[in-house]
Context: one part of a larger RNA
């Protein structure tokens, strides 16, 4: 000198774009953050319309009034249940991890829902279980028993193609639902082959400090056989051999998510890994599997533990390292905001629903960039301050004053783009940006420094005191070094200080 996710002190007008718990992976009140499909299914309820006509009332009667049960309809509505797809994405954090990571380059023994292409085929049958009803246990959470029922839920037979096998042969599929009078057509379901994207595995190379860590290793290293897996493999097991790694640093200890990149530097290099993008790991702590194409699953399950809460003391409930927000820690880091209008995601044939992803707004000079705080003229060089050799000098065209301008500001009026596929409709931001008119210099300057390094000097006060200080050093009676004032220098909505890196 440059840089910063900064903090502190003084000061502070506006806008644009960014950024904002670096500490306690500390504990969390409250709300929201993952649902959706009635065009897979059976019930239930409410509403409306139509059919229906009971009880009852009046009447002597005919009949009139009355409107219950029940039925049908609404691609209608509601909350549960079965079923499907999605909750493995998106969002957060950096604890752990020096290698099962990451980066890069190769590879063989794999899997792959949805999507795209192609081929084939969708024939026949069956039994349940929720919901519901009856009953029952419990304070609750949540159950038990009996009975009924549907399906794109489940199962069996058949037939393909696939797989296994040298062969004979063995084994293994499917589902319907809309629209339509129908023909047909749309969406789905099955098998196989291929693609796209995704993912599991292997190897080479690279990757911090420490030798005051020198030896480490028993499934250890290899083989044979078997098991297991989607798949190769000591991945696991039985047997056999005695190997394998290491001063080119094994093993141990410490520290640490890795990279694209960011900062600095002429470069080589050094430092860092906030934001944004890729990968990994984690989800109160530890362990485990289930479901599934995919998880060993942040807002799923089970077990154990710590903590918090409820309880009728028998037993239960919970997990913000999602978005806000609270306490705590800290030098220090924001709103319990608006909207799905856009982009994107999930479900759905669609309408649409959901989306704290996202888009916006709020707070903070935290950073970068831009603009303003006025312009021209104005000497009797006013008053006043400071200095003075008392003549004067200086602040200083500075002010006042005159003439202008209106960026900005305030008020009023107009008013977007962002919205897209043939048309229409659809904007949170927002009556925002922007434009016009009016008004009036009006609303807007500070901070640090002035001994040398280092641009900038005098007076007074103080008297090794009070104090300053980055280094050298100032201060003990004329201090350009302390304090104040005048003047000056630097930067400017900032200026200084501290910390860290080059």
């Nucleotide at each position: 000198g440059g840089a910063c996710g900064a903090a502190c002190g003084c000061u502070g007008g506006c806008g644009g774009c960014g950024u904002g718990c670096u500490u306690a992976a500390c504990a969390c009140a409250u709300g929201c953050a993952a649902g959706u499909u009635g065009g897979a299914c059976g019930a239930c309820g409410a509403u409306u319309g139509c059919c229906g006509g009971a009880a009852g009332u009046a009447g002597a009667g005919a009949u009139a009034c009355g409107g219950a049960a029940g039925g049908c309809a609404a691609a209608g509505c509601g909350g549960a249940g079965u079923a499907g797809c999605g909750g493995a994405c998106g969002g957060g954090u950096g604890a752990g991890u020096a290698c099962a990571a990451c980066a890069u380059g190769a590879g063989a023994a794999g899997c792959u829902a949805u999507c795209c292409c192609a081929u084939a085929a969708a024939g026949g049958g069956g039994g349940a279980c929720a919901a519901c009803g009856u009953u029952u246990g419990g304070a609750a959470a949540c159950g038990g028993a009996c009975g009924c029922u549907a399906a794109u839920a489940c199962c069996c037979c058949a037939u393909a193609g696939g797989c296994c096998g040298a062969g004979a042969g063995g084994u293994u599929a499917a589902a319907g639902c809309g629209c339509g009078u129908a023909a047909g057509u749309g969406c789905g379901a099955u098998a196989u082959g291929g693609g796209a994207g995704g993912u599991g595995c292997u190897c080479g190379u690279g990757c911090c400090c420490u030798a005051u860590c020198a030896g480490c290793u028993a499934g250890u290293u290899g083989g044979u056989g078997a098991g297991g897996u989607a798949a190769g493999g000591g991945c696991u097991c039985a047997c056999c051999a005695a190997g394998g790694c290491g001063a080119c640093g094994a093993c141990g200890g410490g520290u640490a998510g890795c990279c694209g990149g960011c900062c600095u530097g002429a470069g080589a290099g050094g430092g860092c890994g906030a934001a944004c993008g890729g990968c990994c790991a984690c989800a109160c702590u530890g362990g485990a599997a289930c479901u599934g194409a995919g998880a060993u699953a942040c807002g799923g399950u089970c077990c154990a533990g710590a903590c918090u809460c409820c309880u009728a003391c028998g037993g239960g409930a919970g997990g913000c390292a999602g978005c806000a927000g609270u306490g705590g820690g800290g030098a220090a880091u924001a709103u319990u905001g608006g909207g799905c209008a856009a982009u994107g995601g999930g479900a759905g044939a669609a309408a649409u629903c959901c989306u704290g992803a996202c888009c916006c707004a709020g707070c903070a000079a935290c950073g970068c960039c831009g603009c303003g705080u006025g312009a021209a003229c104005g000497a009797a060089g006013a008053a006043g301050g400071c200095c003075u050799u008392u003549g004067g000098g200086u602040c200083g065209u500075a002010a006042a004053g005159u003439u202008c301008u209106u960026u900005u500001g305030u008020a009023c009026g107009g008013g977007a783009a962002g919205a897209a596929g043939g048309a229409a409709g659809u904007g949170a931001c927002g009556g925002u940006a922007c434009c016009g008119u009016a008004c009036g210099a009006a609303u807007a300057a500070g901070c640090c420094c002035c001994g040398g390094c280092u641009a900038a000097c005098u007076a007074c006060g103080u008297g090794c005191c009070a104090g300053c200080a980055g280094c050298c050093g100032c201060g003990g009676u004329a201090a350009u070094a302390c304090g104040u004032a005048g003047g000056g220098g630097g930067c400017g909505a900032g200026c200084g200080u501290u910390g860290u890196c080059c």
Predicted 3D model of a 502-nucleotide part of an RNA (small-subunit ribosomal RNA, 5' domain) from a Synergistaceae bacterium.
Its mean pLDDT, the model's own confidence on a scale to 100, is 83.
The sequence was found in a public genome assembly.
NCBI's taxonomy places the organism under Bacteria, Thermotogati, Synergistia, Synergistales, Synergistaceae.